[in-house]
């Protein structure tokens, strides 16, 4: 100088599920029911090994601890625009 890749940050977008019932007057507590895309957990091909067991091993799948079910706030993920990092060249 080129800018894979990571990782922060502004900005927009952004889905589902009871505005349930009972206290209570917080915008809250408890109970039932019910969502998955903050987070968390779980595993198969494969790869380690002489075989078995045993490690490693993803997610938008699965679970539903935790979040959440009017609105606000969160929100995985996309794009933008800045900052840093510097594989290849």
């Nucleotide at each position: 100088a080129u800018g894979a890749u990571u990782u922060c940050a502004u900005g927009a977008g952004g889905a589902g599920a009871g505005a349930c019932u009972a206290c209570u007057u917080a915008u809250g507590u408890a109970g039932c029911g019910c969502c998955g895309a903050a987070g968390g957990a779980g595993c198969a091909a494969g790869c380690g090994a002489a075989a078995c067991c045993c490690g490693c091993g993803a997610a938008u799948c699965u679970c539903u601890c935790a979040g959440g079910c009017a609105a606000a706030a969160a929100g995985a993920c996309u794009c933008u625009u800045g900052a840093a990092u510097g594989a290849c060249g």
The prediction has a mean pLDDT of 80.
This is a predicted structure of an 89-nucleotide RNA (Glycine riboswitch aptamer) from Aquibacillus halophilus.
It was read from a public genome assembly, where an Rfam model found it.
It matches the Rfam family "Glycine riboswitch aptamer". A reference for the family is Mandal et al. (2004), "A glycine-dependent riboswitch that uses cooperative binding to control gene expression", Science.
NCBI's taxonomy places the organism under Bacteria, Bacilli, Caryophanales, Bacillaceae, Aquibacillus.